[in-house]
RNA sequence: UGAGUCGUACAGGCGACCGCUGCGGCGCUGUUUGGCGCCGGGGAGGAAAGUCCGGGCUCCACAGGGCAAAGACGCCGGGUAAUACCCGGUCGGCGCGAGUCGAAGGAAAGUGCCACAGAGAACAUACCGCCUGCGGUUUGGGUAAGGGUGAAAAGGCAGGGUAAGAGCCUACCAAGCGUGGGGUAAUCCGCGUGUUUGGCAAACCCCGUCUGGAGCAAGACCGAAUAGAGGGGGAUGAAGUGGCCCGCUGACCCCUGGGUCGGUCGCGUGAGUCUUUUGACUCAGAGGUACGCCGUGAGGCACACCCUAGAUAAAUGGUCGCAUGAACACAGAACCCGGCUUAUGCACGACUCAUCAG
Repeated sequence: UGAGUCGUACAGGCGACCGCUGCGGCGCUGUUUGGCGCCGGGGAGGAAAGUCCGGGCUCCACAGGGCAAAGACGCCGGGUAAUACCCGGUCGGCGCGAGUCGAAGGAAAGUGCCACAGAGAACAUACCGCCUGCGGUUUGGGUAAGGGUGAAAAGGCAGGGUAAGAGCCUACCAAGCGUGGGGUAAUCCGCGUGUUUGGCAAACCCCGUCUGGAGCAAGACCGAAUAGAGGGGGAUGAAGUGGCCCGCUGACCCCUGGGUCGGUCGCGUGAGUCUUUUGACUCAGAGGUACGCCGUGAGGCACACCCUAGAUAAAUGGUCGCAUGAACACAGAACCCGGCUUAUGCACGACUCAUCAG
């Protein structure tokens, strides 16, 4: 200097003018929901996205007992409210490397698949070749080292031996098995062993562990309207949140048709006390969070400080100026929180490789 890998932070701030909207207060108006004006404090993200996971919360009487099914996870140890998430490690793949990825239990419980090619694809072979019996042809026997086919062919490589060959034997190596040691463990290292040596379970399956169901369009309340119209079932038991059985409970349930399809809450930190109001104080919290301590780390403990949008056809904007490395990218809340994945602008830090110079 170039190319890469990993991580962190920000993604707007301040001021002015105009505009939108929610809350609180005051005033005016109004039949209700409301409307108008003034003042004060607020107003879209790191991913709000995808809807892939885990929870909180709500409802189903208990979520009771059991069965079947379905789904998820699957190396070891930790973290977390919990997870299929995160951290560390082991093993394996990729990469020169920094790193990154994981389809990571079981193939002697069973079934199945390995196209085509090839002689033969697992209770798997003899096409070419090599050796050998008969004078030759033909045919028989031995062989699996060499060749061919293939993604893959009875562990690999070298030598000895043999009629020619083969773990037949020897040395080295890989896996398996046995054993000793290290480690919490996954596993790693050493020694021994020749009567050990297909793959696929992201194929069905087996083994182990876990899981009640449905979901904010959940659900609670108020108001209004219509046809408590017609039919069927029900104490000899309706309905009871995936299916079946037992238990429990005990009066409605189903079909056709008609009416309302409005509003409040859920809904945004929550609860309480004092105060005329502004405001002050206390408690709580899988709310935010500087510093500190413990931990390799994910995280945990404790404390000062703070409490942040709530729409319902959908608000959170526009212009100008200033400073900055950036503010011109990706992009818009709809019950909330914790993750994962995807999209993206600028800056900083650490590390790796290549080249050059000193």